Record summary
The RNA shown here (Glycine riboswitch aptamer) has 101 nucleotides and comes from Pseudonocardia sp. NCBI's taxonomy places the organism under Bacteria, Bacillati, Actinomycetota, Pseudonocardiales, Pseudonocardia. Rfam family: Glycine riboswitch aptamer. Rfam's curators write: This family represents the bacterial glycine riboswitch. Glycine riboswitches usually consist of two metabolite-binding aptamers domains with similar structures in tandem. The coordinates come from a structure-prediction model, not an experiment, and the mean pLDDT is 76.
Parts: sequence; C1' cells; structure tokens
RNA sequence: CGAUCCCACGCGGGAGAGUCCCGGCCGUUGCCAGCGGCCCGGGCGCCGAAGGAGCAAAUCCUCCCCGGAAUCUCUCAGGCACAGCGGACCGCGUGGGCGAG
Repeated sequence: CGAUCCCACGCGGGAGAGUCCCGGCCGUUGCCAGCGGCCCGGGCGCCGAAGGAGCAAAUCCUCCCCGGAAUCUCUCAGGCACAGCGGACCGCGUGGGCGAG
C1' cells in the first nucleotide's frame, strides 16, 4: 500500500395478502330504505422480507448429549383499497475493524 470479509451511516431499488361480513357514528334524505366515509369496534379469511419462535445434515474412532442455518416452517407481534410508515435482501458511496498478499 492493501483484496476478501464484518460493522455503522447516507442514497437508490424493494414484495405479499378481503376495503369480505356485522354493528356503531357521521353525511345524503321530510322519514324509512338505499348510498358514501383515506371514522371506530367486532368476526372470519389471508400475507410474510422488520422483530420473535422451531428444526436437519455435516460436525474428533464408535455411541449418546450439547451445539447446529435460512428468503424453510410457525404465524406471537406486525400487516392485507390508495397513500404513508415499515421492509429481508441487492447496488453504490463514506468512515471504521480484522487483514491474505
């Protein structure tokens, strides 16, 4: 000097799933019914890429135990019109760390 890798920050990209049913409230209406609500509650259904939880093989000679990943599974949390927030992961940049060479 310094690859790869790791961490932090910044920028960009970034999915999925009912605005289904019921009730309340408000508006429309002379009243009822009906309709609308990016208003609230409940029910069922659904999604999975924040977080959380669970597990296999490899794994010292044999056996047992422990350990043993995830965008896999579970769905607790979260989420399911638009928008917004969040968002694993990917790319670029900056700083730092270990440091092959």